[in-house]
The part of an RNA shown here (large-subunit ribosomal RNA, domain I) has 539 nucleotides and comes from a Lachnospiraceae bacterium. NCBI's taxonomy places the organism under Bacteria, Bacillati, Clostridia, Lachnospirales, Lachnospiraceae. The coordinates come from a structure-prediction model, not an experiment, and the mean pLDDT is 82. It matches the Rfam family "Bacterial large subunit ribosomal RNA".

Context: one part of a larger RNA
RNA sequence: CGCACACGGGGGAUGCCUAGGCAUUCGUCGGCGACGAAGGACGCGACAAGCUGCGAAAAUCCGGGACGAGGCGCACGAAGCCAUUGACUCCCGGGGAUCCGAAUGGGACAACCCGCCCGGGGCGACCCGGGCACCCCGCGGCCGAACACAUAGGCCACGGGGAGCCAACCCAGCGAACCGAAACAUCCAAGUAGCUGGAGGAGAAGACAUCAACCGAGAUUCCCCAAGUAGCGGCGAGCGAACGGGGAGGAGCCCAAACCGGGAGCGAUUCCGGGGUUGUAGGACUGCCGCGUGACGCCCAUCCGGGGACCGAAGCGGGCUGGAAAGCCCCCCCCCAGCAGGUGACAGGCCUGUAGGGACCUGGUAGGGCGCUUGGCAGCAUCCUGAGUAGGGCGGGGCACGUGAAACCCUGCCUGAAACCGGGGGGACCACCCUCCAAGGCUAAAUACGAGCGAAUGACCGAUAGCGAUGAGUACCGUGAGGGAAAGGUGAAAAGCACCCCGAGAGGGGAGUGAAACAGAGCCUGAAACCGUGUGCGC
Numbered sequence: 001c002g003c004a005c006a007c008g009g010g011g012g013a014u015g016c017c018u019a020g021g022c023a024u025u026c027g028u029c030g031g032c033g034a035c036g037a038a039g040g041a042c043g044c045g046a047c048a049a050g051c052u053g054c055g056a057a058a059a060u061c062c063g064g065g066a067c068g069a070g071g072c073g074c075a076c077g078a079a080g081c082c083a084u085u086g087a088c089u090c091c092c093g094g095g096g097a098u099c100c101g102a103a104u105g106g107g108a109c110a111a112c113c114c115g116c117c118c119g120g121g122g123c124g125a126c127c128c129g130g131g132c133a134c135c136c137c138g139c140g141g142c143c144g145a146a147c148a149c150a151u152a153g154g155c156c157a158c159g160g161g162g163a164g165c166c167a168a169c170c171c172a173g174c175g176a177a178c179c180g181a182a183a184c185a186u187c188c189a190a191g192u193a194g195c196u197g198g199a200g201g202a203g204a205a206g207a208c209a210u211c212a213a214c215c216g217a218g219a220u221u222c223c224c225c226a227a228g229u230a231g232c233g234g235c236g237a238g239c240g241a242a243c244g245g246g247g248a249g250g251a252g253c254c255c256a257a258a259c260c261g262g263g264a265g266c267g268a269u270u271c272c273g274g275g276g277u278u279g280u281a282g283g284a285c286u287g288c289c290g291c292g293u294g295a296c297g298c299c300c301a302u303c304c305g306g307g308g309a310c311c312g313a314a315g316c317g318g319g320c321u322g323g324a325a326a327g328c329c330c331c332c333c334c335c336c337a338g339c340a341g342g343u344g345a346c347a348g349g350c351c352u353g354u355a356g357g358g359a360c361c362u363g364g365u366a367g368g369g370c371g372c373u374u375g376g377c378a379g380c381a382u383c384c385u386g387a388g389u390a391g392g393g394c395g396g397g398g399c400a401c402g403u404g405a406a407a408c409c410c411u412g413c414c415u416g417a418a419a420c421c422g423g424g425g426g427g428a429c430c431a432c433c434c435u436c437c438a439a440g441g442c443u444a445a446a447u448a449c450g451a452g453c454g455a456a457u458g459a460c461c462g463a464u465a466g467c468g469a470u471g472a473g474u475a476c477c478g479u480g481a482g483g484g485a486a487a488g489g490u491g492a493a494a495a496g497c498a499c500c501c502c503g504a505g506a507g508g509g510g511a512g513u514g515a516a517a518c519a520g521a522g523c524c525u526g527a528a529a530c531c532g533u534g535u536g537c538g539c
Base pairs, nucleotide, nucleotide: 001538002537003536004535005534006533007532008531009530015524016489017488020461021460022458023457024456025455026454027453028452029450030449031165032164039100040099041098042055043054044053047077050074051073061094062093063092064091065090066089070082071081072080105114106113107112115132116131117130118129119128120127121126134162135161136160137159138158140156141155142154143153169200170198171197172196173195174194180187184234210217211216221248222247223246224245225244231239232238252442253441254440255386259274260273261272262271279420281385282384283383284382285379286378287377288376289375292374294372296371297370298369299368300367302366303364304363305362306361307360310357311356315331317330318329319328320327332349333348334338340352341351342350391415392414393413394412395411396410397409398408401427422437423436424435425434426433476483477482496523499510500509501508502507
């Protein structure tokens, strides 16, 4: 030095575990904010660095309710306190809540700097309280152009609103490219991504100028089928309906106008009240007869749902093994509860719970009451029934439909009707026929989503996995946008080794604890590489 065996060191694989994740389903809830949010900075503890909680009333203050013996967060320390005069904890309500931040008196390199006005306090330096941003709307006052009156506009006071944040969902405006077409330009990707505006718990749409086909249907939305059909398409790639049928849900309403009336002394087309809302036309007008609904407001809190402290059955059973009983043997009990977790090994009956119940708080629609609102018949002379609209031309866009035979819808420019003997549609266009009333508005439910909260489930993970399991979006990297770790396990219980010895200490040897100490905190198990010690063999 090599090989073998034994025993160690080192290392942290493996096994077991789970505090954390992942996914799905169901439910709940769906907003917060100038009454200052979201998010932060800085503080607050007897001792206090971090996290958590809180805000100068600062790990908290007050009230109501529940519980009932312990408590002073994570956090296990010595001391000191609180608590049956009910602490702690939980639920409900209230108080208070520094500075920054939309940030709003002005400024600024966020958490800082500098003001003005009013009131109060102090001898005073100064302190305390309130107010002072911008935009929009309403109302009132003042001022006031072109242009005399006026109007536009401006200023001020008062009242109200907005501003910012938030996961996805929704509507609208703007709107790519890669890619596909086996190249590429029309086309596709795709009205996707992205940007912007707006809204709500949903949003949008919605009460036929719709379809249909000579039969009829009867708002909208969503699902299944129709159907990858009819079509569209460098007829390439590809795009892709509707009619009709079956389901979910189900709701219909209000204006404008004609006409009537009112409007301080007069006028008023504009304003207010009544009236009225339709397509087998309806209404006004003239003349005659009469009561159920509602999505609105208030009240009730019956009903349903959510939150919710809390209540919640039955062995402190006997014996055996063991460190420990929940195991095994024996006897018994409860169950609307034998889901689950914990407890020194495997517990329906030990603990937390579970089934079930629940004060109080809260949401909702249905229900009830009151208020308010709401009908029918005949006549048909006259009046009304949404105009820069419908329609047309040019250029585009949307419709499954790429200009096509291209209807229908929208409109940038140019034009431009009719008035019920009226007007739109039925895929060029015309006739007949059928059908429907545009150019005003509102409208639950069925539908979409999941940031927050809750429950359940898993041929999901088990620490190089799973999202980042730990004071993690931390350390660290980057000018910045941004990127982004590693790191879990003593034991049932700290019982975390009193005391003695060696040593400066670290560390070790005894002793002791413990079932176990090669479970001693560098702590479960403890593989391999790698490094030693001993023995044997070989050189």